[in-house]
């Protein structure tokens, strides 16, 4: 070099064109408890980046950049 595949709250993970982008964990408040854990209830938190399609893109397509897997070429 070629070719597949992935990239989303701290972290893991759903989305399969129209969602306030959900859910677990962890944070953080309040509850509860003598006090701590358990346990409830609430709250903050995310779509690598640049383009293009569309009436609308986390989703489709185009190149960058991380990764990861298999070919290959040099030595």
């Nucleotide at each position: 070099g070629c070719g597949c595949c992935c990239u989303u709250c701290g972290u893991c993970u759903a989305u399969c064109g129209g969602u306030u982008a959900g859910g677990a964990c962890a944070u953080c408040a309040g509850c509860c408890u003598u006090u701590c854990a358990c346990g409830c209830u609430g709250a903050a938190g995310a779509g690598g980046c640049g383009g293009g399609u569309u009436c609308g893109a986390u989703u489709c397509c185009c190149g960058c950049a991380g990764g990861g897997c298999g070919c290959g070429c040099c030595a």
The RNA shown here (transfer RNA) has 75 nucleotides and comes from Salinarimonas rosea DSM 21201. Its Rfam family is "tRNA". Its family is annotated with triplet codon-amino acid adaptor activity in the Gene Ontology. It is annotated as a transfer RNA. The prediction has a mean pLDDT of 83. Taxonomically the source falls in Salinarimonas rosea (Bacteria, Pseudomonadati, Pseudomonadota, Salinarimonas). The sequence was found in a public genome assembly.